The RNA shown here (SAM riboswitch aptamer (S box leader)) has 113 nucleotides and comes from Bhargavaea cecembensis. The sequence was found by an Rfam model in a public genome assembly. The organism belongs to Bhargavaea, within Bacteria.
[in-house]
RNA sequence: UUCUUAUCAAGAGAGACCGAGGGACAGGCCCUAAGACGUCUCGGCAGCGGACCCCAUCAAAUGGCGGCACCGUGCUAAUUCCUGCAGAUGCCUGCGCAUCUGGAAGAUGAGAA
Numbered sequence: 001u002u003c004u005u006a007u008c009a010a011g012a013g014a015g016a017c018c019g020a021g022g023g024a025c026a027g028g029c030c031c032u033a034a035g036a037c038g039u040c041u042c043g044g045c046a047g048c049g050g051a052c053c054c055c056a057u058c059a060a061a062u063g064g065c066g067g068c069a070c071c072g073u074g075c076u077a078a079u080u081c082c083u084g085c086a087g088a089u090g091c092c093u094g095c096g097c098a099u100c101u102g103g104a105a106g107a108u109g110a111g112a113a
Stems, first nucleotide, its partner, number of pairs: 001113008013042005021031003025084004043076003047073004052067002054064003080105001085102007
């Protein structure tokens, strides 16, 4: 980098440095010199894999909107900020708007090449 698969409505920020863009892409909307984004330090959260504990259940296997934060990874503005494509329903003469469902894209984990 590519493929497969699971999840994505919850959760969690201070300090230092830097100095202009950032929120993946497009449109919208937002954050930002009262210093964003990024880097570092120290915290925090608990999504996924492992370990351990609890429960169903005596054991194993399996499971839980369980616990924990020890290991790996991840995250710490806004639902993945919202919408991008398709369908259904409602309103509307229509353009269109709203809601729901599925999908696409993206992110993270696990596995594989």